[in-house]
Context: one part of a larger RNA
Parts: sequence; structure tokens; C1' cells
RNA sequence: CGUUAGAAGUUUGCGGAGAUCUGACCCUAGUACGAGAGGACCGGGUCGGACGAACCUCUGGUAUGCCGGUUGUGUCGCCAGGCGCACCGCCGGGUAGCUAUGUUCGGAAAGGAUAAGCGCUGAAAGCAUCUAAGCACGAAACCAACUCCAAGAUGAGACUUCUUUUAAGGGUCGUGGAAGAUGACCACGUUGAUAGGUUGCAGGUGUAAAGCUGGAAAUAGCAAAGCCGAGCAAUACUAAUAACCC
Repeated sequence: CGUUAGAAGUUUGCGGAGAUCUGACCCUAGUACGAGAGGACCGGGUCGGACGAACCUCUGGUAUGCCGGUUGUGUCGCCAGGCGCACCGCCGGGUAGCUAUGUUCGGAAAGGAUAAGCGCUGAAAGCAUCUAAGCACGAAACCAACUCCAAGAUGAGACUUCUUUUAAGGGUCGUGGAAGAUGACCACGUUGAUAGGUUGCAGGUGUAAAGCUGGAAAUAGCAAAGCCGAGCAAUACUAAUAACCC
């Protein structure tokens, strides 16, 4: 821009993409078959491999503005306690998020029309013949079935609702996001829990400083303390004001 008034929401599916894998064991059954050795079809069940998707409850990884320990040095006047630098100085742990080696799930079943093949009826050709007319089966291939996209499908579809004259609706702007390079998308903007803060909880680290008590002291206890990023809630304290444009 189009789809022929403008919008919001829900859809149909022309068409397209993806997926399509496979093993072992058990039962049937040591049955059918076979002199024996051996050893099934059909059907039912269990457990796997590879591949794929989603997710983070578990097991782990990472987690450079989380917690702790510790070395050297500089510095905060000194002690104590911190901070800077040294690969995050080094080391031990580790929430959210992201993740696999972790967890869950998937391939199906039942159809349609068929291939090779197997047949029925059956002439040409008094017989025979699956084929010439006709009819029935038959594969991971094909069409559907499963998952996703999908009306610029210019063949531009359908349904419901709103508004018709400055509306309905949308945008700018702001607070943000399991959304994201930027646009976009989604949530919210005081009729408000959108983010921050605060409080509580979860979770991490591992018992802060000061004081008191014990001990000669190192140190131990009072004390699951102190500190804390992203998590879950509650709470208008702060910021989402007012307004403008189509």
C1' cells in the first nucleotide's frame, strides 16, 4: 500500500514445512514342522539404542556487583574493622537464569488407493488361463492421519463485537518483561502491584562487629549468628504526571 467505511478479537485452511528409525528379551511354545538336530509364522508384552522436542523437580555444570577463608602489598592516623591491586589474587561453597551428561515426552494405531506379488470368475482359443470385460487382497514408498506455519490464498475468505465524526481504536511518552540487536511482541500507567524500595518467606554462606563469660593464651560459648544478585508474596514509600498526534 492492497484486501473498498474504520476498528478489536476469534477463526477456516489453499498451500507449505517437520516427523516417519531400530534392536534384544519374555509369553504363545520347545507348540506347528522335523527321524533327529533343530525350530517357527500369526498374535501379545517388557526393556533398550540412536534421533528429536520441551523443561529445570531431581543429578550436575556455570554463576567476574552472593557468602566465607586466606597470601603479599598499598591505604583509610593507629588498634579493631574495611577498601584498592595482584587471572574474580588464590581457595571453599553457591540462589535465579542459562544449560546436559539430568527429567519428561515423541515415532503409533486405525484408514484410502496401489507396486511387485497372490487370487476369484472368465472368454478370445468348447480345453487351459489372475485379464481381455468384471471382482477381491497386497508395502517403511503415495494420499490422508500426527506437529507447526499459513487469507498478499491479489481467488486477499468466515464469524462475533464496537464506532460512525472527531469517534471506536491506535501511537508518542513513562514503569517494565520468562520478549528482545534495533524495530517488533507482551504487561502496566494512580479506577495502579509495572519496576525499584521496604517487610515477610524461600534459598545461599556458615556463626559478623562490639560486649560478656571460661581459659595463661591461641581460642570456645552466649549465637542457625551476621551478610546476601536475579526467586515467591505482601505493601503505594519512590517512579509510571499532565499532555500531544493519527
Overview:
The part of an RNA shown here (large-subunit ribosomal RNA, domain VI) has 246 nucleotides and comes from a metagenome. Its Rfam family is "Bacterial large subunit ribosomal RNA".